[in-house]
Context: one part of a larger RNA
C1' cells in the first nucleotide's frame, strides 16, 4: 500500500408514520363600506420574543342560552399572583368599547405622522395644555339672495340626506383588443372577439313578455340542459369553421307607461260688455271668464280574432256632502261586496303556527387466564353480550361491547332564513251598437354610402347593430316570412320593469379518493409569502419524526469546557433532546493475507 472479515465513524437513502396538501361530489350560503369597509400600523400579559386574540374598558367589558370542574390562549417550561357549584375557563346569540393609518373625508403629508378652525366642558394667578363634538368633495331635495337684462337665469349663501367615492376568489354584462400557432411556407382564413387591459353590476348577472317563430298545420315571453347535428350551410371551397326551426326536459308569470280625452297651476299670446264661457235643462246672477299655445301635475288608457279616445246606448247594493243659488238628473266621496299584495305590477312593517341555521343532550353491549411478547393485550385461548349502533378515531401492538362516537331520537332565551295564517295596506262599475272624428312612441322606419357581428369571409344577401347622409306614414296605416314582386300568413318598431329554472366557489359543514406522503404533496405539514435578495416591480427558500410515559440520566470520577466513564430510568440508551429505521459514497481500528 492492496485485498478480505469483523467492528466503528461520518452521511443521509430507504421502510414506515402524518399535524399537511391535491381533488371530487353534495348542501348551505353569497356581498362589504361614510354607523367608516377591505387590508395594515402601533400598542395590549405580573416576569411577554414570535403567533393567536383584543384595543387606552386592550389574550378583554355586559346580558341571555348552552354546559358542569376546575381554569388564568398556543410555542412553554417555571414562579408569583388570582379566579370557580353564589357555577368560573369553554362554546352560541345580541350589545359597549374598539388607538392611528386606509375611500379617508378639516388642512397637510415621505401611509400609520404633523398643524388647524368653531362649539362646549376643563386646567393655569395668566399663557401655553387636556377632553368630547364637529368642519372633504360632488350629487339630490328644499330655503333665501341674485348680474349683464324689467320680469328671470347663470352665480353667491344656507339648511337637510344611513346619497355617490373604496373593496371583492371566480361567475357576469360591456368597450379595447394581440400574437405565437394551424394552414406541413404565406397574405384572405385560422388562433379568437381567446389572452391581456379598462368600466359597470350582483347574488347572480345577461335577457325577457313577440314589429317572434313558421307553412296551408300551428305555436306562443326569456333563460338553461339533451337532440335536431359534425346536419344545413360557410370556407385561398384550403386549414379549417359551423347554426336555427322541430322534439323532448328544468322551471314558470306577467305588468306599468307614451299618446288621444278631461280637470288643476303657472307662463305667453288673443279678447274686451255681452254673443262665446261658469256639468246639463229651467229661471236667476257672475265675469280678464273664455279661446290658443306651451311647461308641470292628477286622471284616464295599454291592445293585434286591432286597440284606445270622443260621441251615443242599456244596466247595475246602502248612505253622504259638495258643484255661483233653487229643483230634478250627471258627476264625486264613504260603507258594503268581491278582489289583489312585499321579487317586477303602490308600499311600509307587526303578531303567531309550524320547519330549518348559529351552542348542544341522550345513546346498547365482556369478562377470565397470564399464553405469547424482554414492557404494555386491543394477540393467543376459554365463555359470554349489544346490534336501526360491526363508519372512525384513541387508548402502551389487530378493541362492534375501555375512551370519544356511530344508528337513532331530543334541543334555544337570543339572532336569522322559508311556508303558511291575520293584522296591515291597495283597487273596483259592466255590456252593446254605430261611426264623419282622434290618437296609437320621429329626426325614428326606411333608403343610399362605408364598416360591424350573425354558420353567412359581399355573396343572389334578407334580418340585427353602428357611423355619415337622405328622409315617410297613424290602421285603407306599418314591419316581417332570405334578393325582389304580386298572393297569403304571421306580427305591431322606434318607452320601461321583471321571479324561477341559469354560471360561479372567497366562505360554512360534511363526505369520498386503483390522489400525495416531506426532493412528493400547496411556494408553504416547522416562525411561510417567513428569513434572505433587489432602489422598486418583484423574486423567494431551507427546515417533520426520542419514549408508551420525560421516567430528558440523582450521586461519583476524568476534564478548564466540549465531551466521556461508572450509576440509576426504560422493554430498549447502538432510543441521549446533533434522538425511529440508518444504505451508499467518504474516512477508520482490530485481525488475516500478499507484495
Nucleotide at each position: 500500500g492492496g485485498c478480505c472479515a469483523a467492528c466503528g465513524g461520518u452521511g443521509a437513502a430507504u421502510g414506515c408514520c402524518u399535524u399537511g396538501g391535491c381533488g371530487u361530489c353534495u348542501g348551505c350560503u353569497g356581498c362589504c363600506g361614510a354607523u367608516g369597509a377591505a387590508g395594515g400600523a402601533c400598542g395590549u400579559g405580573g416576569g411577554a420574543g414570535g403567533c393567536u386574540g383584543c384595543g387606552a374598558u386592550a389574550a378583554g367589558c355586559c346580558a341571555c342560552g348552552g354546559g358542569g370542574a376546575a381554569g388564568u390562549g398556543c410555542c412553554g417550561a417555571c414562579c408569583a399572583a388570582c379566579u370557580g357549584u353564589c357555577g368560573a375557563u369553554c362554546c352560541g346569540u345580541g350589545g359597549a368599547u374598539g388607538u392611528c393609518c386606509g375611500a379617508a373625508u378639516g388642512g397637510g403629508g415621505a401611509a400609520a405622522c404633523c398643524c388647524a378652525g368653531c362649539a362646549c366642558c376643563u386646567g393655569u394667578a395668566a399663557u401655553g395644555g387636556g377632553g368630547u363634538g364637529u368642519u372633504a368633495c360632488u350629487c339630490c331635495g328644499c330655503c333665501c339672495u341674485g348680474a349683464a337684462u324689467u320680469c328671470a337665469u347663470a352665480g353667491g349663501g344656507g339648511c337637510g340626506g344611513u346619497a355617490g367615492a373604496g373593496g371583492g376568489a371566480a361567475c357576469u354584462g360591456c368597450g379595447u383588443g394581440a400574437a405565437c400557432u394551424g394552414a406541413a411556407a404565406c397574405a384572405u382564413c385560422u388562433c379568437a372577439g381567446u389572452a391581456a387591459c379598462g368600466c359597470g353590476a350582483g347574488g347572480a348577472a345577461c335577457g325577457a313578455a313577440a314589429a317572434g317563430c313558421a307553412a296551408a298545420a300551428g305555436c306562443g315571453a326569456c333563460u338553461c340542459c339533451c337532440u335536431g347535428a359534425g346536419u344545413a350551410g360557410c370556407g385561398g371551397c384550403g386549414a379549417g369553421c359551423g347554426a336555427a326551426a322541430u322534439g323532448g326536459g328544468a322551471u314558470c308569470a306577467g305588468c306599468c307607461u307614451a299618446a288621444a280625452c278631461c280637470g288643476u297651476a303657472c307662463u305667453g299670446g288673443u279678447g274686451u260688455u255681452a254673443a262665446a264661457g261658469c256639468c246639463c235643462g229651467a229661471u236667476g246672477g257672475c265675469g280678464u271668464u273664455g279661446c290658443c299655445a306651451g311647461u308641470a301635475u292628477g286622471g284616464g288608457g295599454u291592445u293585434g280574432u286591432g286597440g284606445g279616445a270622443a260621441c251615443u246606448a242599456a244596466c247595475a247594493g246602502a248612505g253622504g256632502a259638495g258643484u255661483c243659488a233653487u229643483c230634478g238628473g250627471a258627476c264625486c266621496c264613504u260603507c258594503a261586496a268581491g278582489g289583489a299584495g312585499u321579487u317586477a305590477c303602490a308600499a311600509a312593517g307587526c303578531u303567531g303556527c309550524u320547519g330549518g341555521c348559529u351552542a348542544g343532550u341522550g345513546g346498547a353491549a365482556g369478562c377470565g387466564u397470564c399464553c405469547u411478547g424482554c414492557g404494555a393485550a386491543c394477540g393467543g385461548c376459554g365463555c359470554g353480550c349489544c346490534g336501526u349502533a360491526g363508519a372512525g378515531g384513541g387508548u402502551a401492538a389487530g378493541a362492534g361491547c375501555c375512551c370519544c362516537g356511530u344508528a337513532c331520537a331530543c334541543g334555544a332565551a337570543a339572532g336569522u332564513c322559508a311556508u303558511c295564517a291575520g293584522c296591515c295596506u291597495c283597487c273596483u262599475g259592466u255590456u252593446g251598437u254605430g261611426u264623419c272624428u282622434c290618437c296609437c312612441g320621429a329626426g325614428u322606419a326606411a333608403c343610399g354610402c362605408c364598416g360591424g357581428a350573425u354558420c353567412c369571409g359581399g355573396g343572389a344577401a334578407a334580418g340585427c347593430c353602428g357611423g355619415c347622409g337622405u328622409g315617410a306614414a297613424u290602421c285603407u296605416g306599418c314591419g316581417a316570412g332570405g334578393a325582389c314582386c304580386a298572393c297569403c300568413u304571421c306580427g305591431u318598431a322606434a318607452g320601461g320593469c321583471u321571479a324561477a329554472g341559469u354560471a360561479c366557489a372567497u366562505g360554512c359543514a360534511g363526505a369520498c379518493g386503483a390522489c400525495c406522503g416531506a426532493u412528493a404533496g400547496u411556494g408553504a405539514a416547522c416562525u411561510a409569502g417567513u428569513a434572505c435578495c433587489g432602489u422598486g416591480a418583484g423574486g423567494g427558500a431551507a427546515a417533520g419524526g426520542u419514549g408508551a410515559a420525560a421516567a430528558g440520566u440523582a450521586c461519583c470520577c476524568c476534564g478548564g469546557g466540549a465531551g466521556g466513564g461508572g450509576a440509576g430510568u426504560g422493554a430498549a440508551a447502538u432510543a441521549g433532546u446533533a434522538c425511529c429505521u440508518g444504505a451508499a459514497a467518504c474516512c477508520g481500528u482490530u485481525g488475516g493475507u500478499c507484495u
Large-subunit ribosomal RNA, domain I from Candidatus Neomicrothrix sp., 595 nucleotides, folded computationally. Lineage of the source: Bacteria > Bacillati > Acidimicrobiia > Microthrixaceae > Candidatus Neomicrothrix. It matches the Rfam family "Bacterial large subunit ribosomal RNA". The full RNA is in RNAcentral, with records from ENA.